[in-house]
RNA sequence: GAUUUAUAAAGAAGCGUGGAGAGACAGGCUCUAUGAAGCGCUAGCAACCGGCCACUCAAGGUGGUAAGGUGCUAAAUCCUGAUCCGUCGGUUGGCGGAGAAUAUAAAUU
Numbered sequence: 001g002a003u004u005u006a007u008a009a010a011g012a013a014g015c016g017u018g019g020a021g022a023g024a025c026a027g028g029c030u031c032u033a034u035g036a037a038g039c040g041c042u043a044g045c046a047a048c049c050g051g052c053c054a055c056u057c058a059a060g061g062u063g064g065u066a067a068g069g070u071g072c073u074a075a076a077u078c079c080u081g082a083u084c085c086g087u088c089g090g091u092u093g094g095c096g097g098a099g100a101a102u103a104u105a106a107a108u109u
Stems, first nucleotide, its partner, number of pairs: 001109008013042005021031003025081004043073003048069002051065006077101001083098006
């Protein structure tokens, strides 16, 4: 990098360094010199994997825990986004759902 599956309206930030960008992409909108990205330290959230505990005959499952491996800590995945379905509307279109895209985890390659 690719494939598959699951999840994505909840939750959780300070300091130092740095010095102009950031929010994947496009459009919108937003954040940012009251200091962006990146980097470091500390703290936290969550519970995907693993561990441990309880229930369950077992398999499997459910619940709990948080010292391990990742992840995450502005805004719904910030909003919309090919296409399809339902519905409302005279039309552009609105609303709901699926889907696409993206992110993360786990497994395989």

This is a predicted structure of a 109-nucleotide RNA (SAM riboswitch aptamer (S box leader)) from Imperialibacter sp. EC-SDR9.